[in-house]
Context: one part of a larger RNA
This record gives sequence, C1' cells and structure tokens, in this order.
RNA sequence: UGACGGGGGCCCGCACAAGCGGUGGAGCAUGUGGUUUAAUUCGAAGCAACGCGCAGAACCUUACCCACCUUUGACAUCCCGUGCUAUCUAGAGAGAUCUAGAGUCCCUUCGGGGCGCGGAGACAGGUGCUGCAUGGCUGUCGUCAGCUCGUGUCGUGAGAUGUUGGGUUAAGUCCCGCAACGAGCGCAACCCUUGUUUCUAGUUGCUACCGGAUAAUGCCGGGCACUCUAGAGAGACUGCCUACGCAAGUAGUGAGGAAGGUGGGGAUGACGUCAAGUCCGCAUGGCCCUUACGCCCAGGGCCACACACGUGCUACAAUGGCUACUACAAAGGGCUGCCAGACCGCGAGGUUGAGCCAAUCCCUAAAAAGUAGUCUCAGUUCGGAUCGGAGUCUGAAACUCGACUCCGUGAAGCUGGAAUUGCUAGUAAUCGUGGAUCAGCACGCCACGGUGAAUACGUUCCCGGGCCUUGUACA
Repeated sequence: UGACGGGGGCCCGCACAAGCGGUGGAGCAUGUGGUUUAAUUCGAAGCAACGCGCAGAACCUUACCCACCUUUGACAUCCCGUGCUAUCUAGAGAGAUCUAGAGUCCCUUCGGGGCGCGGAGACAGGUGCUGCAUGGCUGUCGUCAGCUCGUGUCGUGAGAUGUUGGGUUAAGUCCCGCAACGAGCGCAACCCUUGUUUCUAGUUGCUACCGGAUAAUGCCGGGCACUCUAGAGAGACUGCCUACGCAAGUAGUGAGGAAGGUGGGGAUGACGUCAAGUCCGCAUGGCCCUUACGCCCAGGGCCACACACGUGCUACAAUGGCUACUACAAAGGGCUGCCAGACCGCGAGGUUGAGCCAAUCCCUAAAAAGUAGUCUCAGUUCGGAUCGGAGUCUGAAACUCGACUCCGUGAAGCUGGAAUUGCUAGUAAUCGUGGAUCAGCACGCCACGGUGAAUACGUUCCCGGGCCUUGUACA
C1' cells in the first nucleotide's frame, strides 16, 4: 500500500421487512447428470453450466457408430498430355459408384483461354490436441461510482497528498474548507423511443360539413377540420413562491402545467478481476494424422431409461367447466408467398378461384379474457396423461423419430415438507396476437397490445456493494 475481521462509523440495492404470485408434490415438454449403448458427437459446471451454443437432429444438418468405397483426393494453385466432355439409355448395386452403348464441348485477335478427363508431384484436407501459447468476441462484479495522470509539496524510502474533512447528491454530483493546482477515463448531457402542443404536407390515411348511391358500409363526388402519418419547432430549467440552513450547494411543500425535480423506457458498461468462456462461428502459433484422425455414400445414433436435478407448460376447479351470442387492440409478415369468396368434408383439410409486390384498397385475422344460459361441489360436464382405431398435411421418405384431426379410452392430481424464487406501477398477476429459424415441426426465444392490483413502518437482522477509520502472526 492492499486484502481480510463472527472490529467500529456512515450509506445504498426487491438485500431484508410489508405484500402479491410462483417453484419444491402430480402429469407432460425441454436441458443436464448418471446409467445403458456399436454410437448414444462435442462444448458449457456455484452465483456468472443445466428451454445454454441449437433462430428449429426423420434424410441433410452431423462432428458419433456400423457397413461399402476412395487416395493429388469433395475444395485451391502450378506442370504435362488429351477432347467420346456434359448428358441420355441399359445392366449391377443399399447408394456412393462400376460396366456397356449413344453422344464431333464452348469462345478466339488462331497466340491462346474456358470447361472436363487422365498422369506425376509440390501440396490440399483435419469439427484432431492445446482457450494455461494467442487475436477477436463475450460473461461477471456492475450502470457499482469508482480508476488514474502531470506539475508541485511532504517522506531516507516503499509511498502520501490531490481523491481526505463539513454539507449534499442517483452519482469522485455539486458547494465550502484545505499544500495543493489542474487534467484524463468513467457519472451526467448529447442519441433513439414514449407522454403535450404548434406549423408544414393530405395519399394508399381521415370524414365534421355539402351532395349522390345503397339492403348496409367513406361506397362515390367534393373537403383536409379532426384522427393519423412524418418532417421542422415549442415545452421542464429547482425557472417562480414559501419554510429549513451562517453561507453556498441542496432538500421539503405549493402554484401553474400534458408532464416536476434524472418525467417513463432503451442504447451506452471506466481501470481492472475471475490463467472465467470460446482453437466446434471465424482467424491463428506450436504439436499431431497424411492409402487416414482426410474424402464419398447407405443405414443407425444424437430421440435409449431403475433413477437424480434445473427451467417451463397444463392442472387440481364455481373468480370455474360447457354451450350460445356478440364487442374492443397493437405490432408484425406476405410472390417457390399471404390467400378472400364459393363448393365438399363432423374435422385436420381438399377443390376452385378474386385481390395484393403493401400507411394501402388485398390477405394473414378469429383477438382472448367479455355477456347470457346451464352444471351444483362429485375424482365430477374438473383434469387431460396414456392407449386402441380411423384419417389429414408437409416431404423421395414420417418404423426407429413429425405436427395436427375425429371416434373411443379417461391415469396421476383435491393447492404441494424442509427449503427456495420473481416483482415497487401501467409493474406483478392474468389474457390473447405476431415474428425469426423453417418443406414440415415451439409449452422455448424475441416482440406486441387487452384487463389490471397489493404493499413498503423501517434498516435490528440475512446477502451483495461503496466511503472513512481501526487491528493483523496475511500478500
């Protein structure tokens, strides 16, 4: 100087407390461990691994296993030779491929070039090892308020000072004081979005007013007021009042205001820590393989299942189930696409077929929680697992191993031990909607809106963190 202390002081955070809802019990989904296996590819490991890499394993992917092949190679550059090369047909085979037949390669400045085949070797290739050789990127402490430097001064020196002290703040934020005076990276602001309003603009948006048409509808002609769209501005700064304070800085209350003291949300992550993670995204040093640890292909596996754990979904019901009727969103996506309407089917869906390359007029599209009736507390008209049968769709192909539909079947489960978790407001809880990936496959992920709470006395305690101080046999 740090680090540490079941030392002290001050302060903060859904850290506790006050509340609301969960997890832990059941069934299923999904990831992991373990076990099994020819293989169940590999990585991730307290917080910060475990719905993580994977925004989507039937084949492919695929790295694993078994079997069949191949050796200048699936891919790149160079050299030599060659044009019966691509493709088609037939046969063999699980296919890769092999055999046979047909098949006059393309451009040209005629030098050659392209494409392919054959040969020789230089080399290719490796998701093989090392993340403790590395780059890059990322997690984490933590959006915590810290981390440093120049000059000066003090100290023999390591170092100190500044950065400590008194107030204050979300903040090393600001003020005052002070052997310090300044500065940098962070904080804040500048950026995006949302909340109010003015102006400009008026189509694909809107319809107050005028007119027309209709069974009805901005449907049509006017119109741009309103909504909206998207560009430029305004607006909030402790600016004003008051009380506290020596003062300053600030804090409390009030007014006006759409909004009040950082208005809400996002992006933004200092010096560093964990030899944290990644050589299987990519790049890369070294080592290793080179008729194989490379490459091709068929089938299998990654989906196994006495068990254990994590994360979710669905429930155990009446604030509910079922049936009928009927309102109100936002944000997205659409040409190998979204698909109206009509017809067929109980249905998944099928047939036909209009519109839309999109502020759209088009489509997805039904929003759902809502309202009425019924059920009357039961393992039930709760719950839907599991299993049997019949189908639909995607796709060469759903046996291993897809999603969905219909009929039947109707398991556990009556609110969950010890323990543990999220959340402070348009939040929790609850309800549905869309998107990426994608042929098909979503209870996951990302985004969107609808309905919409309770509680916070307080900082003694648990956890994590910041500043000062003290002790130390630790570095």

Small-subunit ribosomal RNA, 3' major domain from an uncultured Rhizobiaceae bacterium, 475 nucleotides, folded computationally. Model confidence (mean pLDDT): 80 of 100. The full RNA is in RNAcentral, with records from ENA and SILVA.